Two RNAs folded together computationally: RNase P RNA and transfer RNA, 565 nucleotides in total.

């Protein structure tokens, strides 16, 4: 220095005028007021995907159901986030290694009357491109169980999870041919039975390679290689690494299908709640409407009976929603009829729901916070603690803006200077003449510095706050790693 | 501000537990039927399932993001 790649910080300044919206302070002309003063958007303020504070329902019970997280360890108010490590893979890079294009060279054939030109065949180099295969101090994903059960696996295929209608092979039955005339070949068909080699099929096909073996075959056996499981070592906090021994144990894929195992989660959500005014007009539909026991006062001579209250239990409604438990709060009362009961009929009743009335006001919540900077200590890192220092928007259908000037940063035009190259042209030097080295100019292309001119400067907008993820996002600026050039 | 839902043909909808080539009705275009026009009959076109990326042998369907449209909500007696 370029070009890949990846991370991190920034996202315009600075001056005038004119206008916004909060709070302070003065003035009065007392307010849709004037002056001064002060503060006033983001890294994503978004998407609302996650998780918190914070209200409020019952301080928020079990149980089941339902979501949800999932390799380890660490951070952290908490997470589906971060930060460190494993372990697979994919992409990048690099090796290597087989063929196979293309050029050139060599040789040998053909070709020719010879040469040649071409064109065949070996070799040998060389190039970029593609396959394999190994490997990574580099980038990047994904991450409990497939040996509890279950399901499903389309079409193809003989077969998709244990299967025989393709094939290979045996036996038996029966045709046919053939001849050396039989326990004999060959070839077709039936049947029964062995077989996962082999073709092919497909995403996937029961470990793979070489043997042994067998009628045919197969881990049936054997070597070596792979993978699984026991077992015990060493290393590490752990995931997991490394290497041994044992067992032929060979076992399909899927859990972003049900399941399984671990570990988490109550709901609503600032239109959450909380205090104040104002104003208004209610009506519908839903239930049990009981016993038992006490305590006071009345009546009566007494049993007992009425009223008023408490307790215990049934019933009934709602509170936390799907279910069941439990537990909390409420309700469980009059009246009429008839002399009382039974029974009937009417009204009532907390609460839930429905429908319909009224307001569209003001104050809190609400800006001092898991906050912002700066330094220091500790950690490998995200973090953590210590000090110092700062006050920094806030709301109400919503204010943070616009215009000029100067500067700054992007493409782009057209100018100028300068370099590099090449190139026309004069020219020197050298030479027998050129090649050859150089000097000047001309033009081109490129590249860098300067001016000038107009144009452009991204995504986006705070509504209760906070820490993440995801997404949008011109353009600056630094850094890490990889490659290729150049100078020292 | 906060909570919820739905995107399939030009239009209204299907498509159940992932399967081969996505399907109805109207509507549209062309034959027939008719003197001719509706109706009737018969054939055909027409789809990136909203976009994108994952899991899977495969995705309209299952999971994560984006983009669009829709719908609800205070507060008093």
């Nucleotide at each position: 220095c370029a070009g890949g790649u990846u991370g991190g910080u920034c996202g315009g300044g600075c001056g005038a005028u004119c206008g916004c919206g909060g709070c302070c302070u003065c003035a009065c002309a007392g307010g849709u007021u004037g002056a001064g003063g002060u503060c006033g958007a983001g890294g994503a303020a978004a998407g609302u995907c996650c998780g918190c504070a914070c209200u409020c329902c019952a301080u928020a019970g079990a149980g089941c159901a339902g979501g949800g997280a999932g390799c380890c360890g660490g951070g952290u108010a908490a997470c589906a986030c971060c930060c460190g490590g494993g372990a697979c893979g994919g992409g990048g890079g690099g090796c290597u290694g087989a063929g196979g294009u293309a050029g050139a060279c060599u040789g040998g054939c053909g070709g020719u009357a010879a040469u040649a030109a071409c064109g065949c065949c070996a070799g040998u180099c060389u190039a970029g491109a593609g396959c394999a295969g190994c490997u990574u101090a580099c980038c990047u994903g994904u991450c409990g169980g497939a040996u509890c059960g279950g399901g499903c696996c389309a079409c193809a295929g003989a077969g998709a999870c244990a299967c025989a209608u393709c094939g290979c092979c045996a036996g038996c039955g029966g045709a046919g041919u053939g001849c050396c005339u039989g326990u004999c070949a060959c070839u077709g068909c039936g049947c029964u039975g062995g077989u996962a080699a082999g073709g092919g099929u497909g995403a996937a096909a029961a470990g793979g390679u070489g043997g042994u073996g067998u009628a045919a075959g197969a881990g049936a056996c054997c070597a070596c290689c792979g993978g699984c499981g026991c077992c015990a070592g060493c290393a590490g906090c752990a995931a997991u690494g490394c290497g041994g021994g044992c067992g032929g144990c060979c076992a399909g894929g899927u859990a972003a299908c049900c399941c399984c195992c671990u570990c988490c989660c109550g709901g609503a959500g600032c239109a959450a709640g909380g205090c104040c005014a104002a104003g208004c007009a209610g009506g519908g539909a839903c239930a049990a409407u009981c016993g038992c026991c006490g305590g006071c006062a009345g009546c009566u001579g007494a049993u007992g009976u009425u009223g008023c209250u408490g307790g215990c239990g049934g019933g009934g409604a709602g509170g936390c929603u799907g279910c069941u438990c439990g537990u909390c709060u409420c309700c469980u009362g009059g009246c009429u009829g008839c002399c009382c009961g039974a029974c009937a009929g009417c009204c009532g009743c907390a609460g839930u729901u429905c429908c319909g009335g009224g307001u569209a006001g003001g104050c809190c919540g609400c800006a001092c916070g898991a906050g912002g900077c700066g330094c220091g200590u500790u950690g490998a890192g995200a973090g953590a603690c210590g000090c110092g220092u700062c006050c920094c928007a806030g709301a109400g259908a919503g204010a943070u803006g616009a215009u000029c000037g100067c500067c700054g940063g992007g493409a782009a035009a057209g100018g100028u200077u300068u370099g590099u190259u090449g190139u026309c042209g004069c020219u020197g030097g050298a030479u027998g003449a050129a090649a050859c080295c150089g000097g000047c100019c001309u033009c081109a292309c490129c590249a860098a510095a300067c001016c000038u001119u107009g144009c452009u400067u991204a995504c986006a907008g705070a509504a209760u706050g906070c820490g993440g993820c995801u997404u949008a996002u011109a353009g600056a600026c630094c850094g890490g790693c990889c490659u290729g050039g150049g100078u020292g | 501000g906060g909570g919820c839902g739905c995107g399939u043909a030009g239009c209204u909808c299907a498509g159940c537990u992932g399967g081969u080539u996505a399907g109805a009705g109207c509507g549209c275009a062309c034959g027939g039927u008719u003197c001719a026009c509706a109706u009737c009959c018969g054939u055909g076109a027409g789809g990136u399932c909203g976009a994108g990326g994952g899991u899977u042998c495969g995705a309209g369907u299952c999971c994560c993001c984006c983009c669009g449209c829709g719908c609800c909500c205070a507060c008093c007696a």